The RNA shown here (Glycine riboswitch aptamer) has 105 nucleotides and comes from Oryzihumus leptocrescens. The model forms 90% of the base pairs in the Rfam consensus. It matches the Rfam family "Glycine riboswitch aptamer". About the family: This family represents the bacterial glycine riboswitch. A reference for the family is Mandal et al. (2004), "A glycine-dependent riboswitch that uses cooperative binding to control gene expression", Science. The prediction has a mean pLDDT of 79. The source organism's lineage runs through Bacteria, Bacillati, Actinomycetota, Intrasporangiaceae and Oryzihumus. The sequence is in RNAcentral, with records from Rfam.
RNA sequence: CAACCCUGCGUGGGAGAGACCUCGCGACCGGCCGCCGCCGGUCGGCGGGGCGCCGAAGGGGCAAACUCCCCGGAACCUCUCAGGCGCCAGGACCACGCGGGUGAG
Numbered sequence: 001c002a003a004c005c006c007u008g009c010g011u012g013g014g015a016g017a018g019a020c021c022u023c024g025c026g027a028c029c030g031g032c033c034g035c036c037g038c039c040g041g042u043c044g045g046c047g048g049g050g051c052g053c054c055g056a057a058g059g060g061g062c063a064a065a066c067u068c069c070c071c072g073g074a075a076c077c078u079c080u081c082a083g084g085c086g087c088c089a090g091g092a093c094c095a096c097g098c099g100g101g102u103g104a105g
Base pairs, nucleotide, nucleotide: 001105005101006100007099008098009097010096011095012094013093018051020050021049022048023047024046025045026043027042028041029040030039031038032037052085053084054083058081059079060078061077066072
């Protein structure tokens, strides 16, 4: 000086699955009489519950090799606890840039 690997930040890319039911609140529209109030309706508005569904935050499970045995033991596989099911956001992962750690050579 510095490969591989790990990692922080920035930029770009980045999938899937609800036009469901119900309760409360809110907003808007209409009616009753102008207000209040009540009634009816509408709403990818907010929150709770139910049913259905998705896998790519996180989390759990599994092979081979290795190991006498046990234990340990990966993923985009699998489970769906968590999370999610318009847009936005989030998002494993990928690319580039700027750093940090290790340090083969």